[in-house]
RNA sequence: AGAGUUUGAUCCAGGCUCAGAACGAACGCUGGCGGCGUGCUUAACACAUGCAAGUCGAGCGAAGGACUACGGUUCUUAGCGGCGGACGGGUGAGUAAUGCAUAGGCAACCUACCCUUGAGUGGGGGAUACCCCGCCGAAAGGUUGGUUAAUACCGCAUGAUUUAAUGGGCUAUAAGGUCCAUUAAAAAAGGCUUUGGUCGCUCAUGGAGGGGCCUAUGUCCGAUUAGCUAGUUGGUGUAGUAACGGUUCACCAAGGCUUCGAUCGGUAGCUGGUCUGAGAGGAUGAUCAGCCACACUGGGACUGAGACACGGCCCAGACUCCUACGGGAGGCAGCAGUGAGGAAUUUUGCGCAAUGGGGGAAACCCUGACGCAGCGACGCCGCGUGGGCGAUGAAAUCCUUCGGGAUGUAAAGCCCUUUCAGCAGGGACGAAAAAAUGACGCUACCUGCAGAAGAAGCACCGGCUAACUCCGUGCCAGCAGCCGCGGUAAUACGGAGGGUGCGAGCGUUGUUCGGAUUUACUGGGCGUAAAGCGUACGUAGGCGGUUAAUUAAGUCCGGUGUUAAAGGCUAGGGCUCAACUUUAGUUUGGCAUCGGAUACUGAUUAACUAGAGGACAAUAGAGGAGGGCGGAAUUCCCAGUGUAGCGGUGAAAUGCGUAGAUAUUGGGAGGAACACCGGUGGCGUAAGCGGCCCUCUGGGUUGUUUCUGACGCUGAGGUACGAAAGCUCGGGGAGCGAACGGGAUUAGAUACCCCGGUAGUCCGGGCCGUAAACGAUGGAUACUAGGCGUGGUCAGUAUCGACCCUGGCUGUGCCGUAGUUAACGCGUUAAGUAUCCCGCCUGGGGAGUACGGUCGCAAGGCUGAAACUCAAAGGAAUUGACGGGGACCCGCACAAGCGGUGGAGGAUGUGGUUCAAUUCGACGCAACGCGAAGAACCUUACCAAGGCUUGACAUCCAGAGAAUCCCCUGGAAACAGAGGAGUGCCUUCGGGAACUCUGAGACAGGUGGUGCAUGGCUGUCGUCAGCUCGUGUCGUGAGAUGUUGGGUUAAGUCCCGCAACGAGCGCAACCCUCGAUGUUAGUUGCCAUCAGGUAAUGCUGGGCACUCUAGCGUGACUGCCGGUGAUAAACCGGAGGAAGGUGGGGACGACGUCAAGUCAUCAUGCCCCUUACGCCUUGGGCUACACACGUCCUACAAUGGCCGGGACAGCGGGUAGCUAAACCGCGAGGUGGAGCGAAUCCCCCAAACCCGGUCCCAGUUCAGAUUGUAGGCUGCAACUCGCCUACAUGAAGGAGGAAUCGCUAGUAACCGUAGAUCAGCAUGCUGCGGUGAAUACGUUCCCGGGUCUUGUACACACCGCCCGUCACACCACGAAAGUUCGUCACACCCGAAGCCGGAGAGAUCAACCCUUACGGGAGAUCGUCGUCUAAGGUAGGGCGGAUGAUUGGGGUGAAGUCGUAACAAGGUA
Repeated sequence: AGAGUUUGAUCCAGGCUCAGAACGAACGCUGGCGGCGUGCUUAACACAUGCAAGUCGAGCGAAGGACUACGGUUCUUAGCGGCGGACGGGUGAGUAAUGCAUAGGCAACCUACCCUUGAGUGGGGGAUACCCCGCCGAAAGGUUGGUUAAUACCGCAUGAUUUAAUGGGCUAUAAGGUCCAUUAAAAAAGGCUUUGGUCGCUCAUGGAGGGGCCUAUGUCCGAUUAGCUAGUUGGUGUAGUAACGGUUCACCAAGGCUUCGAUCGGUAGCUGGUCUGAGAGGAUGAUCAGCCACACUGGGACUGAGACACGGCCCAGACUCCUACGGGAGGCAGCAGUGAGGAAUUUUGCGCAAUGGGGGAAACCCUGACGCAGCGACGCCGCGUGGGCGAUGAAAUCCUUCGGGAUGUAAAGCCCUUUCAGCAGGGACGAAAAAAUGACGCUACCUGCAGAAGAAGCACCGGCUAACUCCGUGCCAGCAGCCGCGGUAAUACGGAGGGUGCGAGCGUUGUUCGGAUUUACUGGGCGUAAAGCGUACGUAGGCGGUUAAUUAAGUCCGGUGUUAAAGGCUAGGGCUCAACUUUAGUUUGGCAUCGGAUACUGAUUAACUAGAGGACAAUAGAGGAGGGCGGAAUUCCCAGUGUAGCGGUGAAAUGCGUAGAUAUUGGGAGGAACACCGGUGGCGUAAGCGGCCCUCUGGGUUGUUUCUGACGCUGAGGUACGAAAGCUCGGGGAGCGAACGGGAUUAGAUACCCCGGUAGUCCGGGCCGUAAACGAUGGAUACUAGGCGUGGUCAGUAUCGACCCUGGCUGUGCCGUAGUUAACGCGUUAAGUAUCCCGCCUGGGGAGUACGGUCGCAAGGCUGAAACUCAAAGGAAUUGACGGGGACCCGCACAAGCGGUGGAGGAUGUGGUUCAAUUCGACGCAACGCGAAGAACCUUACCAAGGCUUGACAUCCAGAGAAUCCCCUGGAAACAGAGGAGUGCCUUCGGGAACUCUGAGACAGGUGGUGCAUGGCUGUCGUCAGCUCGUGUCGUGAGAUGUUGGGUUAAGUCCCGCAACGAGCGCAACCCUCGAUGUUAGUUGCCAUCAGGUAAUGCUGGGCACUCUAGCGUGACUGCCGGUGAUAAACCGGAGGAAGGUGGGGACGACGUCAAGUCAUCAUGCCCCUUACGCCUUGGGCUACACACGUCCUACAAUGGCCGGGACAGCGGGUAGCUAAACCGCGAGGUGGAGCGAAUCCCCCAAACCCGGUCCCAGUUCAGAUUGUAGGCUGCAACUCGCCUACAUGAAGGAGGAAUCGCUAGUAACCGUAGAUCAGCAUGCUGCGGUGAAUACGUUCCCGGGUCUUGUACACACCGCCCGUCACACCACGAAAGUUCGUCACACCCGAAGCCGGAGAGAUCAACCCUUACGGGAGAUCGUCGUCUAAGGUAGGGCGGAUGAUUGGGGUGAAGUCGUAACAAGGUA
């Protein structure tokens, strides 16, 4: 410090996620030792048991025990009394301020014990508990009577002093303080003693420490909480308190708080600190420390210095326990512990030795505070589990390309060491300067002993993120923090080997901060990503021009106080180190206060004119309101002319019209809107404003002087205006026209188109308050290059004047520099550079929805969430692809033609069906006469049956035998059994090679699977003209440029231009063939000349001239001429030429696409079968047949059929072959065998064609299917299932619907012919020649393709994407008759305990007073009356939660239904 994730890729924006640190943690696996810490975060839930607050006999009486030298001594303690139980310890429920933090105030206060100082402590009295006797009660306990003491209680005396009142002095902190005088009131307790004293007590003073009250500032969220408040705010008086105070009461006044957030609701103890962070911040408030609050829940007071009291009291309530049912007892949020809750949190331990606390004169007692120990890896820190040497790199395991590699110096082995743990011995500090006193503790620590001995795991290994292979599994099981893995080769699941990380721990989960500049103070944004209010006016607020003076609030500087300790940081010290602990020092900063400074801001005062505004003059304008006027057009009405249509559309129809329309002429009515001018022209804040004239009226601009003197800018709330539609009332209504009706279109058409047509549109009054109200750009001010237009106006120049020209101000546009921006773009009219103010944003969906509030007549507006869900949703630009976008171009693509297919019969292939099997593959073009250049057996892969199991085939081993040939039996054959013939070749004489048989195992074998694991080969786009690279340049980048543009071409072919310059793969050419010719050569070819010969023939001699054959050359290159063109490339025409513009044809197929085809040509990974999925054999099947499709053949006839005669090819093939002559047969064919391994012989008579004849338009003398009979050929074998021949038979078919195919010249069409395969079997295929056309205007349209451009929400790329209803499942939410719970306030009723008040005429009573001793008084207690009041009750209400038949929309879901709304002009933008 960043990274992953939206895309085909890119940049940006934006969310989600990860890596870090931390924890009072929990869970999983694992676990050696020690130190220091730490441990109910949940139920402030309920608690058994024990302990946690007592102590003092030197305050008191009394009782009891022990001892006694009887004098007494000593111990214990129930009670009275004193002090302490208000501390210490726990918890965080409540509390948003009665709290806390910081800084102050009290001249408005209190303070036991302690310290200081001063003054005292005299003299009396009456009770009472304990105890004793009774009584009641189960108990708890209560009670009558009697006895007694005090440092218990009560009078009296004294008063240094205090308090109060009055009077006075001093003091400026003054509602007070202080001093003096007078008057009044107010104290006490004794104990012990060695008699020295000491501990107490009383009244005062000051202090220390502690507390109370007050003030300021700070202290969470919600405005879908906006108004709250009657003791409320203040005054006077009263009461009350330690004390101020509405704290309380009476009266008076009507105040007080609040948008700087009152009130209400929710949540929460606050702080020092802790965690994180660079910091600012954010989160948090365990342990330790300070404060507060609470003590079962609620209320209350008493006592006391202090409490409204955790281990006190009273009452009410809930709960638990005891009970004799009458009544009682209790409060672990003290320490342990139990149950419950929970993911989860310890021992019913030891000790007061230390520190501290209470009591005591002290000894001492008490102390679950505390000190220690125990349990828990809960955390932090430290240590160990050994060290060195050791390569045959052992065994084993894993991987393997089978060679090897890895674990790995790791182990073993040899040599060492002994920390920790273990055993044994010694043994502290902590104890406080005499002694004594240690829970911890047979501790820490030290010494010795033995032995490598007792001590390693966890997570991860696709990317982020360090670390890779094998096996298993097969979208299953599973993983996953995000992206995402898994559908048969998974580095992602599970296991293993190996590796990586950390290590007594390691992972997971949860939470917080960080990363996240993702709430932005530091430190963000708002044209298009989320985001500028529709516009203006203006309140509060914020901000504000120039000069001077004063002040000193802000600001700055210095001093002082404080900011507890701990913590943090720095430097040291102590535990062996560290954690831990200890000492010293120290920081930014906060608050308060004192002093100083005065530039800036503020405040006050005085001035100024540059901002702002006014006056005067001029001026443009669809600015606004009202009134009037006008013409054109539509429609309607009347009348005329006139006749059959009009109207409307893509085409039609509905509609109108013979009752006279449309058209046309004249007249009239009525409403609405104002052509041309008209313009990125004008005006207005925006919405908006358009004929002409008049009236009223707002604003702007310009000019000259002048006036006021900061009067300014913005603007939360607020107010006004605010298109269209809509609502209400009253008018109006020509045209247009939601709804609606009809006609079309369509699969449908509740639409688009057409014919009608109501609201509405118009006017007046009143509402509504929203728009893509847009420049998607808030307002104001200043600054920052220009250029070109245009509206208004002024000046200059010029002119007689106007224009032109130049300049200023103010509007409105285009282009553009710097700059800016993610890019697009913006650019003095900023989206640049700055300042001020306002509004708004914080992932997508849910949703601008729900609920609440508010406005509205309604429609609806404004405000405005959450649950849930996704990992994206977006912006700009790029490359492609696509478009029922555009431009240009090409192709038998269309058009123009010729001939077909689709109809018939047949052949053949396919689908389907059938079958034991009908083997398999190929499926739009680019499967279907395709693999198959030829299934009767074989082929053959399929089926049935019969057989074989190291195998039909390959290699290795052992044994035997040469090999080989013949024959017999069974069998369908394979095969099984039996017999015979035969002894070869090499040799070092051992044997060996080939072959056959037998045996064992390694292995063979598989046309079994996967073409989506592959190689190779092939198809296709497409013989289309494209596809790329290097360097440079441009761009943040993907990318672009080059390759685009202007021409041209068949072509990215060439030329020119150009930030490109070059290059490669393609194109073309080089290759083959056909076409001309030269030359060479001349047999098997040829024959002009010469000769010979025949019935005839190059038949023969001879020749190589010609034809021909086949080698090598030549030839064609836009080379030449003219024109066009940019003088180019090139095109057009011409000449010459056998051939002319790539001359015809072929081979040749760029980068790539289609997971195209092929595992059945072959090869091959993996998987599968192994007496079978292998192999052999016989027979069958691949040839089936209701049907459908493709490709062909033959036809339907006269351009023909048939008969007779006649003519002309080329490519090829031939010895298991082609086969001549001759003969036989109607024929297929047979006999025959010459010749020929072929320019020699044979296949081999080409056919269409020509001549003659016949047929005469018909199912025929067309056509030939089908069937019968008789034959031929091949072959072991033609039944299933071959071909051919003859005779006979003579089906459909009369030119083929929708649709569709081929072809541009030696082509189509027609005609035959050869070959491969092949024993035989083509209508198929591949070649060959013969005859030999028609047409192309042209590129609008269909199809395919290329280039450029444009749009895009597509990128699996339009066979794309995608919307809504419906159906089904699940999820959360809203509404809902209600039901129910909680909470809050109010009203009323009742009213415990208790304080306070009244009364004191009820009851009772020791202290003081009076007394005649009975009693009375004062006073007290109880009772009683009243106020207040907890809990409770009743009624209505507010708010919140839960639930609710039903209902509403929303979200998600692999597949569903209906349509096609959006994205391209998305087919109606």

Notes: Predicted 3D model of a 1469-nucleotide RNA (small-subunit ribosomal RNA) from a metagenome. The coordinates come from a structure-prediction model, not an experiment, and the mean pLDDT is 86. The RNAcentral record of the sequence draws on SILVA. Its Rfam family is "Bacterial small subunit ribosomal RNA".